[in-house]
Context: one part of a larger RNA
RNA sequence: UCCAACGAGUUUAUGCAUAUCGCGUAGUCUAAUUCGUUUCUGACGAAGAAGGCGCAGCGAAAGCAAGUCUUAAUAGGGCGAAGGUCCGUAAGGAUCUUGGCGGUAUGCGUAAGACCCGAAGCCAGGCGAGCUUACCUUGAUCAGGGUGAACCCCACCGAAAGGCGGGGGGAGGCCCGAACCGGUUGGUCGUGCAACACCUUCGGAUGAAUUGAGGUAAGAAGUGAAAAGCUAAUCGAGCUUGGUAAUAGCUGGUUCUCUUCGAAACAGUUUUAGGACUGGCGUUAUACGUUCCCUUUUGGGGGUAGAGCACUGGAUGGUCUGUAAAGGGCGAAAGCUCGGCAGACCAAUCAAACUCCGAAUACCAAAAGGUUAAAAGUAUGGCAGUUAGACUGCGGGGGCUAAGCUCCGUGGUCGAGAGGGAAACAGCCCUGACCGCCAUCUAAGGUCCCUAAAUCUGCGCUAAGUGUAAAAGGUGGUCGUAGACCAUAGACAGGUAGGAGGUUGGCUUAGAGGUAGCCAUCCUUUAAAGAGUGUGUAACAACUCACUACUCGAUGGUAAGCGGCGCCGAAAAUUUACCGGGGCUAAAGCGCAGUACCGAAGAUGCGGCUCGACACUUUCUUUUUGUAUCGGGCGAUUUAUUAAAAGUUUGACUCGAUACAAAGAGAAUGUGCCGGGGGUAGAAGAGCAUUUUUAGCGCGGUGAAGGCCGACCCGGGAGGGCGACUGGAGCGCUGAGAAGAGAGAAUGUUGGA
Repeated sequence: UCCAACGAGUUUAUGCAUAUCGCGUAGUCUAAUUCGUUUCUGACGAAGAAGGCGCAGCGAAAGCAAGUCUUAAUAGGGCGAAGGUCCGUAAGGAUCUUGGCGGUAUGCGUAAGACCCGAAGCCAGGCGAGCUUACCUUGAUCAGGGUGAACCCCACCGAAAGGCGGGGGGAGGCCCGAACCGGUUGGUCGUGCAACACCUUCGGAUGAAUUGAGGUAAGAAGUGAAAAGCUAAUCGAGCUUGGUAAUAGCUGGUUCUCUUCGAAACAGUUUUAGGACUGGCGUUAUACGUUCCCUUUUGGGGGUAGAGCACUGGAUGGUCUGUAAAGGGCGAAAGCUCGGCAGACCAAUCAAACUCCGAAUACCAAAAGGUUAAAAGUAUGGCAGUUAGACUGCGGGGGCUAAGCUCCGUGGUCGAGAGGGAAACAGCCCUGACCGCCAUCUAAGGUCCCUAAAUCUGCGCUAAGUGUAAAAGGUGGUCGUAGACCAUAGACAGGUAGGAGGUUGGCUUAGAGGUAGCCAUCCUUUAAAGAGUGUGUAACAACUCACUACUCGAUGGUAAGCGGCGCCGAAAAUUUACCGGGGCUAAAGCGCAGUACCGAAGAUGCGGCUCGACACUUUCUUUUUGUAUCGGGCGAUUUAUUAAAAGUUUGACUCGAUACAAAGAGAAUGUGCCGGGGGUAGAAGAGCAUUUUUAGCGCGGUGAAGGCCGACCCGGGAGGGCGACUGGAGCGCUGAGAAGAGAGAAUGUUGGA
């Protein structure tokens, strides 16, 4: 990893709801227990109203009672006296409906292990010191070498104390270093030789040394030269059994099918934030029946967008006024001037927490119209799930008008949505998949090839492969547009010539002569010529320009503006790599206009399944009314009889049964027609299969179950048949009941491969 088997909403009690059954117009049900029968821990039948619920409420209660409580109160008020509809101002009246108890099933709640598996832990009782820690008792061990303490003796010196030398001696948590004990460094190993080893190296090695045997001390306890170390590979509280199925707002898992509907990721509260409760949103049942929704009209409130400056503040320029012993400048001073502050006015402005104003939308209400039931709404019950949201458009806050950022509001999509487009791409664009079809039409988007469909039509633009990434800024790229001015009386560009005089203007300056700087910027001659546009000189000079004439001969020229498409600005790391690719230039690019076509699970066509509404058909059930018949109650009349009793007959009345007819309601079947059928969490409905019980009916050695195979049949599916082989003894069908009732996942459990 695979295969097989096992493996998770159960049971009891109780409450609520729904369905169904029994009895019921005040009922209904028995409990314990007892008796009987029996296939005897059980089952069945009977007895047993103790008690429960209901039939009346109110009050804390005594208690009272269609009322009661409060209170002084007969006042008011609270809670009651069943509800709905209609009439009525009300009082009230009419009419319709309702009602309880118990059993069973299903859903959910509560108490229990409560869908299953899973802690770390807590407590109690025991077992452990053959490992290890400390101690006690009794034993054992430490090659060799070195150093040479105390003390003693001797020689010498000294008055002595003592000094010095030699010899002996053999101390020490002394030195070096085996055994022994340890475990410092590096390496090896690291499914190992080994759940801590091996190699190298290293520390101690007569001591607080090492070690054998026996013993003592333990779980909130021991022991500890203290590391929370050690207490049997276990220690910030050992192991084991029990309490125990501890608890787990957490993680994982939770087993057949089909059908209908279908969410939420929000609000409030929460020792609350990954949990919970209530509401919102879903489903289902019942009731009501258009109340819902959309449009229009009418009537409302508002203070947003915008705008404005009338308030509150901000802020620019100007004028004026006021103010200051102590701002700057000038002045001897008076004072003048600039500035500061405050105010007024003028002009032009800014504001989420400004408003003299003020929309569009949205919201509320009413009316009318539309939708005509396949769709909504409301109420009351049952059952949920959700409360981590994401992106995108629009309006905003935070941030940097950063973020695939964050927080709100309002739409959409995803979530829970497949299909087509965007190369690929939950959230973008188109469009909502019941099933089938080798049919048709379209959406977004496309139509040269990859690749379905135009190398389509008309008119332009682009030359940059722009298209196929980007800004300020730059641009005599090119196209268009509206004016202005010049021009055969000759424009623009080019060429030739002139470009002068007063004058070297004045000042300044060493100088300043058009051309350092300052001031002024006139006049004259002229076709024209600046008190000078630049180069230049120390200053002049020289060159040049403006300006003028001539030459030249143009459907032209000049300057500024607006618009379209381009160009530069433009540097990155594995490989082109910013069109998906090839490739594309009167386009296969861009703009405008048009006609075709392609293109989806959209729409249409044909066939089929299913759900719902409506209509009709058939069958069944039930209610009411009427008629007929029968029976009972009751009454009446008649006859017979003295009377009673009994019998017969009859029915204004009433009860029950049967039959028929009509009307209403419900259920099922079929047909027609219309509409629906994406779906996670989740709600609701209908079924299949397994084991077993019961009743009935069947099969089986002429072969049961099981196994294995099938291209066959039936069913929408879970599944069910049939046939071949195998197998060798039991098994099924129909109706009903009951569950150890469905496996692919849980690092699931066991076995096998």

A computed fold for a 753-nucleotide part of an RNA from a bacterium, annotated as large-subunit ribosomal RNA, domain II. The sequence was found in a public genome assembly. It matches the Rfam family "Bacterial large subunit ribosomal RNA".